[in-house]
RNA sequence: UGCGACAGCUAGGGGUGCGACGCGCCCGUGAACCGACGGCCGCGCCGCUGAGACUGACCCUUCGAACCUGAUCCGGACAGUGCCGGCGUAGGGAAGCUGGAACACCUCAAC
Numbered sequence: 001u002g003c004g005a006c007a008g009c010u011a012g013g014g015g016u017g018c019g020a021c022g023c024g025c026c027c028g029u030g031a032a033c034c035g036a037c038g039g040c041c042g043c044g045c046c047g048c049u050g051a052g053a054c055u056g057a058c059c060c061u062u063c064g065a066a067c068c069u070g071a072u073c074c075g076g077a078c079a080g081u082g083c084c085g086g087c088g089u090a091g092g093g094a095a096g097c098u099g100g101a102a103c104a105c106c107u108c109a110a111c
Base pairs, nucleotide, nucleotide: 001104002103006099007098008097009096010095011061012060013059014058017048018047019046021044022043023042024041026039027038028037029036067092068091069090073086074085075084076083
């Protein structure tokens, strides 16, 4: 000097699913009333996967599978799921600065 793992700062991007139980609202069935049954939603709590399922956290930022689309997709597994795999060399997707290991090369000095 080159390359630059990695780290920091600032800025930005992103997701929040599934199931059991309890409670509540509403709707339906039924009904003399209450009760009962079924469904939607909300809250609480527990469980599953995961970095993260709302955490003053986590992940990712072009060297970009963080995340979105395709997708109410295909195959497999599961209590169930965007759980796993495929799709995927697909189409999109948010960046600058500073420090800097190792390695390579150059120069100088000493022996």
A computed fold for a 111-nucleotide RNA from a Gammaproteobacteria bacterium, annotated as TPP riboswitch aptamer (THI element). Model confidence (mean pLDDT): 80 of 100. Of the family's consensus pairs, 95% are formed in the model. It was read from a public genome assembly, where an Rfam model found it. Lineage of the source: Bacteria > Pseudomonadati > Pseudomonadota > Gammaproteobacteria.